Predicted 3D model of a 92-nucleotide RNA (Glycine riboswitch aptamer) from a Bacillota bacterium. The sequence was found by an Rfam model in a public genome assembly. It matches the Rfam family "Glycine riboswitch aptamer". Its family is annotated with glycine biosynthetic process in the Gene Ontology. Rfam's curators write: This family represents the bacterial glycine riboswitch.
[in-house]
Formats: sequence, C1' cells, structure tokens
RNA sequence: GAGAGGCUCAUUGAAUCCUGAUCGGGUACAAUGAACCGCCGAAGGGGAAACCGAGUGGGAAAUCUCUCAGGCCAAAGGACAGAGGGGAAGCA
Repeated sequence: GAGAGGCUCAUUGAAUCCUGAUCGGGUACAAUGAACCGCCGAAGGGGAAACCGAGUGGGAAAUCUCUCAGGCCAAAGGACAGAGGGGAAGCA
C1' cells in the first nucleotide's frame, strides 16, 4: 500500500415524521442475512510469447490476461515497494 454496488425480500430495531384518545399503529431510516443483476483484481490459482529443444510431443514470465477462488462502508486481507537485520546458494 489500490480497486469495485445497486435493487428486492426476510428478521430485528425505529424516529423530533404521519395518524390517533396521552395507549397504540404506520413509515423514513439503521443493522444483519439471503437471492438476483452488475463490478474489481494486488492473497492464491489458470493461460500463454519471444526464445530453447534430437526444432516432435516438451520447456518458458509478468504489474499482461482469465476471473476459479477472493473481494465491492470500515476493519481484516493485500501483489509490490521502502528501512533495518539474519541465513543459504552461486561467483570471484
């Protein structure tokens, strides 16, 4: 340390709004969950070029691509980068 949302339904709560007799009732709205449609890509995963190859099956990368997975308030996660260290291998 980025990116990406809507709608419907269910449950619960719920107004200083509406109604009403001061009880109540309804709703805006909120939380959680699910379906449907849409979207993002930087955990992970898949694909494959130049090139190599007995030029034949094969090997061969990503920040590209696909979105399986993951994600779309925040948080968590997060490729990658920076700083400071440790170890191994190779080379000299």